[in-house]
Molecule: transfer RNA
Organism: Bacteroidota bacterium
RNA sequence: GGCGAGGUAGCUCAGAAGGUUAGAGCGUCGGAUUCAUAACCCGAAGGUCGGCAGUUCAAUCCUGCCUCUCGCCA
Numbered sequence: 001g002g003c004g005a006g007g008u009a010g011c012u013c014a015g016a017a018g019g020u021u022a023g024a025g026c027g028u029c030g031g032a033u034u035c036a037u038a039a040c041c042c043g044a045a046g047g048u049c050g051g052c053a054g055u056u057c058a059a060u061c062c063u064g065c066c067u068c069u070c071g072c073c074a
Base pairs, nucleotide, nucleotide: 001073002072003071004070005069006068007067010026011025012024013023019057028044029043030042031041050066051065052064053063054062
């Protein structure tokens, strides 16, 4: 340099033929339980869905460019 895959919560990931509240598990915080801790149970916070632009009534999802990560080739 070329090709492919990916970037969504603190971490690991899902989401889909574009559609009205963006989710799960773990973690964190609060509560309940316990003599106490852990486990289990209940609840809460936490997201510009990598960036900019375009298409559209509407974009996390489609298109272009940029950027970062991983793999293959050279």